């Protein structure tokens, strides 16, 4: 380096609850039981989620439907960067 314990010290925090932001997905703060050896950081690639606005269509003009990321997800995978500990093989 690789790899990774029924090790040690510590770390993070799913669902859910409370408060806040947002059109939504989702995010932020507090609590927290799933779980995590990168569940640390970054949306570059693929996937997935959302659709206020925009574009298109329908309309009985009340509204309805479709497309779309520029919005998200790093706890979906790949990639990049950085990092604690040290048994065995």
């Nucleotide at each position: 380096c690789c790899c990774g314990a029924u090790a040690a010290a510590g770390g993070c925090a799913c669902a859910c609850c409370c408060g806040g932001u947002g059109a939504a997905a989702a995010c932020c703060g507090g609590g927290g039981c799933c779980g995590c050896a990168a569940a640390g950081u970054c949306a570059c690639c693929g996937g997935c989620c959302u659709a206020c606005a925009g574009c298109c269509c329908c309309u009985g003009c009340g509204g309805g439907g479709g497309c779309c990321a520029u919005g998200g997800u790093a706890g979906c995978g790949g990639g990049a960067c950085c990092g604690c500990c040290g048994a065995a093989a």
This is a predicted structure of an 89-nucleotide RNA (c-di-GMP-I-GGC riboswitch aptamer) from a Bacillota bacterium. Lineage of the source: Bacteria > Bacillati > Bacillota. Its Rfam family is "c-di-GMP-I-GGC riboswitch aptamer". Rfam links the family to the GO term cyclic-di-GMP binding.